[in-house]
RNA sequence: GCCCGCGUGGCCUAAUGGAUAAGGCGUGUGACUUCUAAUCACAAGAUUGUCGGUUCGAUCCCGGCCGUGGGCU
Repeated sequence: GCCCGCGUGGCCUAAUGGAUAAGGCGUGUGACUUCUAAUCACAAGAUUGUCGGUUCGAUCCCGGCCGUGGGCU
């Protein structure tokens, strides 16, 4: 330099182009317990990497850029 994949809460992972982005772990509060753990309940936490485009409508399709993983030279 070229080709391919990926980027969504702190972490992991969902979501045929359709309405409020779902779940698990973790975190906080409460219940339970002599205390802790476990369990149960509730809560907070995402402008879906970024800038544009297409569309009535984009996490999803298209392009640039950034980051990251792999391959080729």
Predicted 3D model of a 73-nucleotide RNA (transfer RNA) from Pristionchus pacificus. Its mean pLDDT, the model's own confidence on a scale to 100, is 81. NCBI's taxonomy places the organism under Eukaryota, Opisthokonta, Protostomia, Chromadorea, Pristionchus. It matches the Rfam family "tRNA". From the family's description: Transfer RNA (tRNA) molecules are approximately 80 nucleotides in length.